[in-house]
Context: one part of a larger RNA
């Protein structure tokens, strides 16, 4: 070196199971509820099944009868019209009694006595004339009739109950049906956004301004800063005029600063509000007159995936201001916003319903959305899952590795200062330069068709920044014992109590009880106490389903080694 045999289980990111954790899917399923919307069920009212009496009401209509003082005025004039007569022995005036109304003055009705008159037209007061008389109505009230209707009560024959095709009980209710308002996780179908240096929590989502933006335009981030969802009939148009802020000096009350005067004063003021750009020959500040904050069009451009957005001369009509030239289709500019559908209002010369009427649409104008998740899925929607499931992802988290090295460990530089004196025996501020890759992180690069995760046990092996043992230097080293530092990895580096613990604290020793790496070495070697499924409980949170780097008890760790590696052994 080759070939066996027997072992071991470090590796083949070994096998097994399209990861159960995590995220994603406009995936699923169950569960919850004051998510949404339905349905069952319960309930309200009406009608049907459903009939008959009695008494009490209400509305409407008709007939009859009554009813009506604001003031002036013989006096409780309802309105309008006609009108010169009307009532009376079927009993007038007047008197007595009773009832009703009453703004107590009177009006109306009934009965009795009475016995032949009474009222009006004209006159004066009045807007109007006589219930003298007639007609039509208004307000309020009464009686009767008709009709509709409310609640109360009684009945029995529908209907219901009932060992007897008996008696009885309930009774037009109940049951049942249709329509209708409500309650309604009992049940069902669903919804429950996205961005995101994993997800959740937080924040954000449209528009404007500046920087980033690399001197054309444009340009991202959970980059750095701020604003908007309006306001104004003048803060718009035009014509004419004016110049601010600040400073100096003067001047009663007046002071640093009010108002007044003179001088300097190119923009530092102001322009409704953020910022940027702009503006004094003003876009700033006043005054006069006004409504162009027009109607119909629009050459041509900017910008742009689309849809939107932006600027705009000229023309026609009519208008404001100005002597005119001219200017004016809102505001110094850039934010102040919402598509489509559906519906409302105004106009209209169009369309449909055969036609008139009427209705529905179109077109023009306009209105109704924190549709703010702001290109707006529906008019209408929240949660739990550790009982979970499927499809995917190393496009994305937890372990380990990698990169990085802020943090961490170690070393060094400078040397203020401490060290009685003296920076450097020793310690070393403020700062600076590195090394390491054991901490906590950042990143998300292999792995989610699986790289098993803390601690213990077993077995080790390596580094040296050395705990002991060995050898030196310095010392603020007398000696002993130390401090600090250099060399050095040969060997060694304990046993217990508590805790799942690593760690740590404690006890007793020791020459010493080192620090780290090896997938925080080692589960195809063991364990399974912890963490991290399903059961259960406590505290807390939640209406609830449930949840908690909170706690607690319990909880399946897979006989067979192909290759490689190593050990033992045999043959060549």
């Nucleotide at each position: 070196c080759c070939c066996g045999c027997a072992a071991c289980g470090g590796g083949a990111c070994g096998a097994a199971a399209a990861g159960a954790c995590c995220c994603c899917g406009u995936g699923a399923a169950c569960c919850u509820u004051u998510a949404c919307u339905a349905c069952a069920g319960c309930u309200u009212a009406g009608c049907g099944c459903u009939g008959g009496g009695u008494g009490c009401g209400g509305g409407c209509g008709g007939a009859c009868g009554a009813u009506g003082u604001g003031u002036a005025g013989a006096a409780u004039a309802g309105g309008u019209g006609g009108g010169a007569g009307g009532c009376u022995g079927a009993g007038a005036a007047g008197c007595c009694g009773c009832g009703g109304c009453g703004c107590c003055a009177g009006c109306c009705g009934c009965g009795g006595c009475g016995g032949a008159g009474c009222c009006g037209u004209a006159a004066g007061u009045u807007g109007a004339a006589a219930u003298a008389c007639c007609a039509c109505c208004c307000u309020u009230c009464g009686u009767c009739c008709g009709u509709c209707u409310g609640g109360a009560u009684c009945c029995u024959a529908a209907c219901c109950c009932u060992u007897g095709u008996a008696a009885g009980g309930g009774g037009a209710c109940a049951c049942c049906g249709c329509u209708u308002g409500g309650c309604g996780g009992g049940u069902a179908g669903u919804u429950u956004g996205a961005c995101u240096g994993g997800g959740g929590u937080g924040g954000u989502c449209g528009c404007c301004u500046c920087c980033a933006a690399a001197a054309g335009a444009g340009u991202a981030a959970c980059g750095g800063a701020g604003g908007c969802u309006u306001c104004c009939c003048a803060a718009g148009g035009u014509c004419c005029g004016c110049u601010c802020a600040g400073g100096g000096c003067g001047a009663a009350u007046g002071g640093c600063a009010a108002c007044c005067g003179c001088c300097c004063g190119a923009c530092g003021a102001g322009c409704g509000c953020a910022u940027u750009g702009g503006c004094a020959g003003a876009a700033g500040c006043g005054g006069g007159c006004u409504u162009g904050a027009c109607u119909g069009g629009g050459a041509g451009a900017c910008a742009u995936a689309c849809a939107a957005g932006u600027c705009g001369a000229u023309c026609a009509g009519g208008u404001a201001c100005g002597a005119a030239a001219g200017u004016a289709g809102g505001g110094c500019a850039a934010a102040g916003u919402g598509a489509u559908c559906c519906g409302g209002c105004g106009g209209u010369g169009c369309c449909u319903c055969a036609u008139g009427g009427g209705a529905g649409g179109g077109c023009c104008g306009u209105c109704g959305c924190u549709c703010a998740u702001a290109g707006g899925a529906u008019a209408a929607a929240a949660g739990g899952u550790a009982c979970u499931c499927c499809g995917g992802g190393g496009a994305u988290a937890a372990c380990a590795g990698g990169c990085u090295g802020a943090u961490c460990g170690c070393u060094c530089c400078c040397a203020a200062g401490a060290g009685c004196u003296c920076a450097a025996a020793u310690c070393g501020a403020c700062g600076g330069a590195g090394c390491g890759g054991u901490u906590u992180g950042g990143c998300a690069c292999c792995u989610c068709g699986a790289u098993g995760u803390c601690g213990g046990c077993u077995c080790g092996u390596c580094a040296c920044a050395u705990c002991c043992u060995g050898g030196g230097g310095c010392u603020g080293g007398a000696g002993c014992a130390g401090g600090u530092u250099c060399c050095a990895a040969g060997g060694g580096u304990u046993c217990g109590g508590c805790u799942g613990u690593u760690c740590g604290c404690c006890g007793a020793u020791u020459a010493a009880a080192g620090u780290g790496g090896c997938a925080c070495g080692c589960g195809a070697g063991c364990u399974g106490g912890g963490u991290u499924c399903a059961g259960a409980a406590c505290g807390u949170c939640g209406u609830g389903a449930g949840a908690c780097a909170g706690u607690u008890c319990g909880g399946u760790c897979u006989c067979u080694a192909u290759c490689u590696g190593u050990u033992g052994u045999g043959g060549g």
A computed fold for a 572-nucleotide part of an RNA from Bacteroidales bacterium UBA1680, annotated as large-subunit ribosomal RNA, domain V. Rfam family: Bacterial large subunit ribosomal RNA. Its family is annotated with ribosome and structural constituent of ribosome in the Gene Ontology.